[in-house]
RNA sequence: GGAGGAGGCCGGGGGACCGCCCUAAAACGGGAGGAAAGUCCGAGCUCCAAAGGGCAAGGUGCCACCUAACGGGUGGGCGCGGAAACGCGGCGGAAAGGGCCACAGAAACAAGACAGCCGAUGGUUCAAGUUGUAUUGAAUCAGGCUACGGUGAAACCGUGGGGUAAAAGCCCACGUCCUUUGCUGGCAACAGCAGAGGAGGUAACCCCCACCUGGAGCAAGGUCAAGCAGGGACAAAGGAGUUGCCCGCUCCAAUCUGGCGAAAUGUUGGAGAAGUCCCGGGUAGACCGCUAAAGCCAACCGGUGACGUUUGGCUCAGAGAAAUGGUUCCCCUCAGACAGAACUCGGCUUAUAGGCCUCCUCCAAAU
RNA sequence: GGCGCUAUCGUCUAGUCCGGCUAAGGACACCUGGUUCUCAGCCAGGAGACCCGGGUUCAAAUCCCGGUGGCGCUA
Numbered sequence: 001g002g003a004g005g006a007g008g009c010c011g012g013g014g015g016a017c018c019g020c021c022c023u024a025a026a027a028c029g030g031g032a033g034g035a036a037a038g039u040c041c042g043a044g045c046u047c048c049a050a051a052g053g054g055c056a057a058g059g060u061g062c063c064a065c066c067u068a069a070c071g072g073g074u075g076g077g078c079g080c081g082g083a084a085a086c087g088c089g090g091c092g093g094a095a096a097g098g099g100c101c102a103c104a105g106a107a108a109c110a111a112g113a114c115a116g117c118c119g120a121u122g123g124u125u126c127a128a129g130u131u132g133u134a135u136u137g138a139a140u141c142a143g144g145c146u147a148c149g150g151u152g153a154a155a156c157c158g159u160g161g162g163g164u165a166a167a168a169g170c171c172c173a174c175g176u177c178c179u180u181u182g183c184u185g186g187c188a189a190c191a192g193c194a195g196a197g198g199a200g201g202u203a204a205c206c207c208c209c210a211c212c213u214g215g216a217g218c219a220a221g222g223u224c225a226a227g228c229a230g231g232g233a234c235a236a237a238g239g240a241g242u243u244g245c246c247c248g249c250u251c252c253a254a255u256c257u258g259g260c261g262a263a264a265u266g267u268u269g270g271a272g273a274a275g276u277c278c279c280g281g282g283u284a285g286a287c288c289g290c291u292a293a294a295g296c297c298a299a300c301c302g303g304u305g306a307c308g309u310u311u312g313g314c315u316c317a318g319a320g321a322a323a324u325g326g327u328u329c330c331c332c333u334c335a336g337a338c339a340g341a342a343c344u345c346g347g348c349u350u351a352u353a354g355g356c357c358u359c360c361u362c363c364a365a366a367u
Numbered sequence: 368g369g370c371g372c373u374a375u376c377g378u379c380u381a382g383u384c385c386g387g388c389u390a391a392g393g394a395c396a397c398c399u400g401g402u403u404c405u406c407a408g409c410c411a412g413g414a415g416a417c418c419c420g421g422g423u424u425c426a427a428a429u430c431c432c433g434g435u436g437g438c439g440c441u442a
Base pairs, nucleotide, nucleotide: 001363002362003361004360005359006358007357008356009355010354012331013330014329015328016327017326018325020031021030022029033338037349038348040347041346042345043344044343045217046216047215048214052247053246054245055244057213058212059211060210061209062076063075064074065073066072077091078089079088080087081086092208093207097206098205099202100201101200114149116145117144118143121142122141123140124139125138126137127136128135157175158174159173160172161171162170176199177198178197179196180195181194182193183192184191185190221288222287223286224285230279231278232277233276234275238252239251240250241249255271256270257269258268259267260266295314296313297312298311299310301308302307368441369440370439371438372437373436374435377395378394379393380392387425397413398412399411400410401409402408418434419433420432421431422430
């Protein structure tokens, strides 16, 4: 100097004049974001009167830790990619069971013989040979084989040697993967060494295993004021309640009356309660919830780190049809990108002009 | 602010739950040819699409993740 990788910060500041909100008559002070966005996750909070159990349904998925929690973060392990720094991972189980693997191919889990190889053993034919049907060669049938070839994403683990008529973990050596035993290191996932047994893929297919989860959501939900018009159905082994179902639990309610009959715990009607559902009418106003937040900043200590304890300091928007704007001067990275709070936080994802800082890897040159 | 649904030829729709490479089908519309004096009609044939990107798998309209657009509900 070039190429690459990882992380962090800013994304306007100060003064003056005028105009707004918190905000009351004022002063002081303060007044959109790194994503405020998408609404993908998790919570705080509110309601379902209170307190449970089970099923269904859903979510996560290597190990350890952080956190209020999470599908997030940190560190590590394993696998893949990269020359490296580093990046990605929906990363438990296929030996509990089931499903699927189209087309091609002989055959896709105990599946299979297309082309091909052998024909040692038994048989047949031909040739050579011949005193003697002894011997040799070739072809083929029965039969044996699946190494080699072809198909495919994938063909019963791969390579080498032996063995066989020709072949095959049939035997041996080495290697890959899975299960398991022992030793060493590590909290663990795992790694190394030494043995034994074995060998399709697919679980973002059903499923099994481990852990987690009630539902709805601030337009939740409360207080005050105002206003109107009710009607119908169900209803005694009753109705309702936690917003999927069941059990349990709790709350409300359980009467009256007519006919027949001597009467019966008989028979036959009517009315009617708590509550639920359906149809219809009225209201849409004011206030609260609404900003002190698992908040922010700094320092010491602990920790590889995320982060945590302690001490000190600060209060940094709360609108309510929607406030934070306009002009000018200076600084600056010359204010342009993506873009505006609506209960509040911790994350994820997406969109982004410009500027600054730190560390790491590789290449080249010079000293 | 919040809660749900949806996207397939030019148009309307099958297919998605349960994934098959020989083919994403049907109807209307469009093009060509035939029939007819001509048009309509009828017959035959043709062209034309899985909202976009990424992932799982041998294979994705279909399963998973993200993005874009449209529709509905909520005081």
Source information: Predicted 3D model of RNase P RNA and transfer RNA as a complex of 442 nucleotides. It holds a member of the Rfam family "Bacterial RNase P class A". Rfam describes the family as follows. Ribonuclease P (RNase P) is a ubiquitous endoribonuclease, found in archaea, bacteria and eukarya as well as chloroplasts and mitochondria. The prediction has a mean pLDDT of 76.